[in-house]
Order: sequence, then C1' cells, then structure tokens
RNA sequence: GAUAAAGGCAAAGCCGUCGCAAGGCGGUGACGCAAAGCCACGGGACCCCCAGGGUCAGCCGGGCCACCGAA
Repeated sequence: GAUAAAGGCAAAGCCGUCGCAAGGCGGUGACGCAAAGCCACGGGACCCCCAGGGUCAGCCGGGCCACCGAA
C1' cells in the first nucleotide's frame, strides 16, 4: 500500500501488585493504531532523595527488525 482477507496491539476507567514519584507489570476493558513491534540516539514532556538519577517508544524525528498483500 486496496472501501480485500488473515492475524496483531490495546487508551481512559476499574481491580490487584511494585515504585518516594513520574510510572511499570498482571487482569478487565476498547479510545484508537499499518509498525501502538524493539531501541532513550536527537528533540520534547514528566518525576525525584537534583554535582545527579529516573520515567514516557500510544509526542516528534532517527536506527533495527517483522506479518498480510491485489491492481
């Protein structure tokens, strides 16, 4: 990538659990997603016990890798 098909992920909320926190994980649940798969490399946002340490890949860029597939 096509108003195709198969298959996939799962926001908020709620429950449990871990963490000072941002937030993570499991369950439930679907707002959405064509990389909403992985990586903090650049920018950005956020937290903390702020010479510093951490969180977010579902904010943007970049890197790596992958499923299906007509004209």